[in-house]
RNA sequence: GGCUCAUUAGUUCAGUGGAUAGAACGUGGCGCUACGGACGCUGAGAUCGGGAGUUCGAAUCUCUCAUGAGUCA
Repeated sequence: GGCUCAUUAGUUCAGUGGAUAGAACGUGGCGCUACGGACGCUGAGAUCGGGAGUUCGAAUCUCUCAUGAGUCA
């Protein structure tokens, strides 16, 4: 340098054009307990890596940039 893949919550991941973007773990509050843990109830947390484009509508399609991984030379 070429090609391929990935980038969504604190972490690990879902989500193949149609709403309020979900789950698990973690975390806050409450219950329970002598205190914790476990368990139950309830809550917060992501403008979907940046920008542009297509579309009535984009996390999703296209282009570009960035970061990371793999591969070829």
Molecule: transfer RNA
Organism: Paludibacteraceae bacterium